[in-house]
The RNA shown here (transfer RNA) has 76 nucleotides and comes from a Candidatus Hecatellaceae archaeon. Rfam family: tRNA. By type it is a transfer RNA. Taxonomically the source falls in Candidatus Hecatellaceae (Archaea, Thermoproteati, Candidatus Bathyarchaeota, Bathyarchaeia (SeqCode)). The same sequence occurs in records of 3 taxa.
Formats: sequence, structure tokens, C1' cells
RNA sequence: GGGCCGGUAGUUCAGUGGAAUGAAUACCCGGUUUGCACCCGGGUGGUCGCGGGUUCGAAUCCCGCCCGGUCCACCA
Repeated sequence: GGGCCGGUAGUUCAGUGGAAUGAAUACCCGGUUUGCACCCGGGUGGUCGCGGGUUCGAAUCCCGCCCGGUCCACCA
């Protein structure tokens, strides 16, 4: 330098044009318990990596860039 995969809640990830009320976990509150844990119920939590474009409508499609992973090439 080139190819491919990925970036969404604190964390791990789903969601591939039509509501961010997504799931699990974490955290907070309540129930339960003598108490704690487990368990049950509820709640908080998001610039969907950044900037443009297409579209009535973009996390999703297109272009550029940034970051991470991986493979290849180059390098005397």
C1' cells in the first nucleotide's frame, strides 16, 4: 500500500430501508429473607465511530475519513 471482517446502552452482542421502549449482563429501587445471596417485579442508561450523499424516510444503501482485527504485497 491492497483485500476482507468489525465499530450500536457501562460491558458482550442482535437488529441489513419504516418507532433506538432491542436482548443478556452490570447499576439503582422495591418484594422475599433474621440478614446476605439466589429468585421475582420495576427503573436508569444510546451523537447507532466521524463527515457528506441518496431517499418521503438511513443503524441499515453509496462516497470519503478515523479506529480495531486478520490476510497478502512491498521494503536491502